[in-house]
SAM riboswitch aptamer (S box leader) from Saccharomonospora viridis, 105 nucleotides, folded computationally. The model forms 93% of the base pairs in the Rfam consensus. RNAcentral holds the sequence, with entries from Rfam and Ribocentre. The source organism's lineage runs through Bacteria, Bacillati, Actinomycetota, Actinomycetes and Saccharomonospora.
RNA sequence: UAUCCAUCCCGAGCGACCGAGAGACCUGGCUCUAUGACGUCGCAGCAACCGCCCACUGUUCGGAUACCGAGUGGGGACAGGUGCUAACGCCAGGAUCGAUGGAGG
Numbered sequence: 001u002a003u004c005c006a007u008c009c010c011g012a013g014c015g016a017c018c019g020a021g022a023g024a025c026c027u028g029g030c031u032c033u034a035u036g037a038c039g040u041c042g043c044a045g046c047a048a049c050c051g052c053c054c055a056c057u058g059u060u061c062g063g064a065u066a067c068c069g070a071g072u073g074g075g076g077a078c079a080g081g082u083g084c085u086a087a088c089g090c091c092a093g094g095a096u097c098g099a100u101g102g103a104g105g
Base pairs, nucleotide, nucleotide: 001104003103004102005101006100007099008098013043014042015041016040017039021032022031023030025094026093027092028091029090044085045084046083049081050080051078052076053075054074056073058072059071060070061069062068063067089097
């Protein structure tokens, strides 16, 4: 970062700093916020996208024998890479919608 795929009603908060708006954008609601929101940092946690691990009478394919390899499904939650930790992406409508991960360039 033009493009492609998946997900976005589950889950998970404390401390320090800052100081006025914040919930991506527009309209309308609603909510959070000087009892300090939003944000930043630290720690803790959640989850299982990638990686890793398991080898489950699973399943498909290949090789040959009672096994092996690969794919896929399943499981784990791991000193790895991200992400996330108010409310369904807060709600409804809108638009070249957005965010995150993976792939690709």